[in-house]
């Protein structure tokens, strides 16, 4: 310089053929205990890496742009 993979709650991750984002841990209350930890239960947290297009309608397709990783050179 060139190719190519990821980027989604606080953290590791899902999201299928384009239809209004979940899970599991983590935190918060509660409720169990003499108390703590386990453990049940409930809540609260996201404009999905940043812009722009296309569409009635984008995590999703396209297009730029920036970070990380691997590869060629």
């Nucleotide at each position: 310089g060139c190719c190519g993979a990821u980027g989604u709650g606080g953290c590791u991750c899902a999201g299928u053929u384009g239809g209004u984002a979940g899970a599991g841990c983590a935190a918060u209350g509660c409720a169990u205990u003499c108390g703590u930890a386990a453990u049940g239960c409930a809540u609260g947290g996201g404009u999905c890496g940043g812009g722009a297009g296309u569409u009635c309608g984008a995590g999703u397709c396209u297009c730029c742009c920036c970070a990380u990783c691997g590869g060629c050179a």